A computed fold for a 122-nucleotide RNA from a marine eukaryotic metagenome, annotated as FMN riboswitch aptamer (RFN element). Its mean pLDDT, the model's own confidence on a scale to 100, is 85. It matches the Rfam family "FMN riboswitch aptamer (RFN element)". Rfam links the family to the GO term FMN binding. Rfam's curators write: The RFN element is a highly conserved domain that is found frequently in the 5'-untranslated regions of prokaryotic mRNAs that encode for flavin mononucleotide (FMN) biosynthesis and transport proteins. The RNAcentral record of the sequence draws on MGnify.
RNA sequence: AACCUUCGGGGCAGGGUGAAAUUCCCGAUCGGUGGUAUAGCCCACGAGUACUGAGCAAAGUCGAAGUGCAUGAUCCGGUGGAACUCCGGAGCCGACGGUUAGAGUCCGGAUAGUAGAAGGUU
Numbered sequence: 001a002a003c004c005u006u007c008g009g010g011g012c013a014g015g016g017u018g019a020a021a022u023u024c025c026c027g028a029u030c031g032g033u034g035g036u037a038u039a040g041c042c043c044a045c046g047a048g049u050a051c052u053g054a055g056c057a058a059a060g061u062c063g064a065a066g067u068g069c070a071u072g073a074u075c076c077g078g079u080g081g082a083a084c085u086c087c088g089g090a091g092c093c094g095a096c097g098g099u100u101a102g103a104g105u106c107c108g109g110a111u112a113g114u115a116g117a118a119g120g121u122u
Base pairs, nucleotide, nucleotide: 001122002121003120004119005118006117007116014026015025016024028105029104030094031093032045033044034043035042040092041091048069049068050067051066052065055062056060074090075089076088077087078086096108097107098106
């Protein structure tokens, strides 16, 4: 370097209002991968999704192209040679489509698949 195998995302208990909410309110709870002093909020990476749909003899879990939406978030104190990563405290963030009512947590794309990790062969 090429190829093969396996692995590779978690989460609303309890309560309130209501005809209806795991979607609102109180409260609860979750945190992919590589780097770096141990990181959801530093640097970098990670299957976008819904609708329309040219085209192909037909079919399609096919699909050029177009449009909508989306691409987030941290400070203070302490220790230390070094930490926005540890310890203490207080905060903040979370796509798209669906829904008797607005969703990080329910359902769907997804019996899919990525960053990558481990092992193996040449």